A computed fold for a 123-nucleotide RNA from a Chloroflexota bacterium, annotated as SAM riboswitch aptamer (S box leader). Its Rfam family is "SAM riboswitch aptamer (S box leader)". From the family's description: The SAM riboswitch is found upstream of a number of genes which code for proteins involved in methionine or cysteine biosynthesis in Gram-positive bacteria. The SAM riboswitch acts at the level of transcription termination control. The predicted structure consists of a complex stem-loop region followed by a single stem loop terminator region. An alternative and mutually exclusive form involves bases in the 3' segment of helix 1 with those in the 5' region of helix 5 to form a structure termed the anti-terminator form. Its family is annotated with regulation of gene expression in the Gene Ontology.
RNA sequence: UUCUCAUCCAGAGGGGUGGAGGGACCGGCCCUGUGAAGCCCCGGCAACCUUACUCGUCACCACAUUGGCGGCGGGUUUUCGGUGCCAAUUCCGGCAGAAGAUUUAUCUUCUGAAAGAUGAGGU
Numbered sequence: 001u002u003c004u005c006a007u008c009c010a011g012a013g014g015g016g017u018g019g020a021g022g023g024a025c026c027g028g029c030c031c032u033g034u035g036a037a038g039c040c041c042c043g044g045c046a047a048c049c050u051u052a053c054u055c056g057u058c059a060c061c062a063c064a065u066u067g068g069c070g071g072c073g074g075g076u077u078u079u080c081g082g083u084g085c086c087a088a089u090u091c092c093g094g095c096a097g098a099a100g101a102u103u104u105a106u107c108u109u110c111u112g113a114a115a116g117a118u119g120a121g122g123u
Base pairs, nucleotide, nucleotide: 002122003121004120005119006118007117008116013042014041015040016039017038021031022030023029025094026093027092028091043086044085045084048082049081052076053075054074055073056072057071058070060068061067062066090115095112096111097110098109099108100107101106102105
């Protein structure tokens, strides 16, 4: 860089520095000098991977009962570690379909997709 899979209506902020932007893109709507982004410190949330414990199953090794070790799957915990996250549902919409309303080209609701984010694995 790109591909696959899973999740995305839950949860969790203070200080310092900095000095005008930020919420991916577009539109809307918000946040922001009562201090944005970025950086640093401390704290927290979560449970994707890992670790730990445990259960089932399979293979192997030793064997008297049985034990050891590894693969796969489930569960518990958040104890170790790798990430991630800590305004608003991914802030809402964008594309397609269905239903409804009306001022007849708009609105509302629902479903799916697309895009994006994070993780794991691959390239």
The sequence was found by an Rfam model in a public genome assembly.